[in-house]
The RNA shown here (Bacterial large signal recognition particle RNA) has 267 nucleotides and comes from a Candidatus Poribacteria bacterium.
RNA sequence: CUAUGCUAAGCGGGGAGGUAGCGGUGCCCUGAACCUGCAAUCCGCUAUAGCAGGGCUGAAUUCCUAUUGUGCGGCGGACUUCUUUUGAGGACUGGCCCAUGUAAGUGGUGAUGAAGAUUGGGUCCUGAGCAACUCACAAUUAUCAAACCCCGUCAGGUCCGGAAGGAAGCAGCGGUAGCUAAUCUGUGGGUGUGACGCAGGGAAGCCUGGUCGGAGCUAACUGCUUGGGUAACGCUUGGGGGAACUCGUCAAACUCUAGGUGCAUGG
Numbered sequence: 001c002u003a004u005g006c007u008a009a010g011c012g013g014g015g016a017g018g019u020a021g022c023g024g025u026g027c028c029c030u031g032a033a034c035c036u037g038c039a040a041u042c043c044g045c046u047a048u049a050g051c052a053g054g055g056c057u058g059a060a061u062u063c064c065u066a067u068u069g070u071g072c073g074g075c076g077g078a079c080u081u082c083u084u085u086u087g088a089g090g091a092c093u094g095g096c097c098c099a100u101g102u103a104a105g106u107g108g109u110g111a112u113g114a115a116g117a118u119u120g121g122g123u124c125c126u127g128a129g130c131a132a133c134u135c136a137c138a139a140u141u142a143u144c145a146a147a148c149c150c151c152g153u154c155a156g157g158u159c160c161g162g163a164a165g166g167a168a169g170c171a172g173c174g175g176u177a178g179c180u181a182a183u184c185u186g187u188g189g190g191u192g193u194g195a196c197g198c199a200g201g202g203a204a205g206c207c208u209g210g211u212c213g214g215a216g217c218u219a220a221c222u223g224c225u226u227g228g229g230u231a232a233c234g235c236u237u238g239g240g241g242g243a244a245c246u247c248g249u250c251a252a253a254c255u256c257u258a259g260g261u262g263c264a265u266g267g
Base pairs, nucleotide, nucleotide: 001267002266003265004264005263006262009057010056011055012030013029014028015027020046021045022044023043024042034054035053036052037051038050063260064259065258066257069254070253073250074249075248076247077246080244081243082242083241084240085239086238087237088236089235092234094233095230096229097228098227099226101224102223104222105221106220107218108217109216116212117211118210119209120208121207122206123205124201125200126199127198129196130194131193132191133190134189135188136187137186138185139183140182141181142180144178150175151174152173153172158167159166160165
């Protein structure tokens, strides 16, 4: 140097979590990722830190160490900004709501005459009327109408009488009391009454007419002022979540460079 057979080693790694600690199971990242069994009320172990069984590669492009760069992903901290959620505030020229005032703008109204002044009337009150309605009484008329216990006249019949004559009296007829109804009417009382007239009174308001007057009046909307309220929203402030930015830390994978790696036998 070469061939053969072995052995170490490798056949994934990392993050958070968990743990006294390490590794694994479960989660996440990476991605060429042997097989079987075990395990979160966990499983196995102890600084050489999964255990047990099997398989493959095997001393190098492949194993080991260090280094350069890129860097998935995770974790931690701080500041600022943004976003979301929740609580509070009412000092904010905010927003919204209510009210007062103002009268700049719009609108309405006003020379067919505003404000104001003055003078009547109405609305209001009182009185006595009138009318209406209602009640009572009276009057008049009409209907009905007393089986008897109302009147008159009383046929027939009855009674008294020798007779002449007399008496009571039902029905009928006429009337009256009464009941009912109506009415031109009269008297009195009353009223949830009145497009009524008269007299008197009238604080304020309102409506309306006349006269004087001679340009305002109104406040619906906008604006402004003042006061009060509200807290959906804005604003301020506290808590929680998320994102961006930034610092630190661990770091898969890829990459650069340098180095290291055993035994036996034959030629």
NCBI's taxonomy places the organism under Bacteria, Bacteria candidate phyla, Candidatus Poribacteria.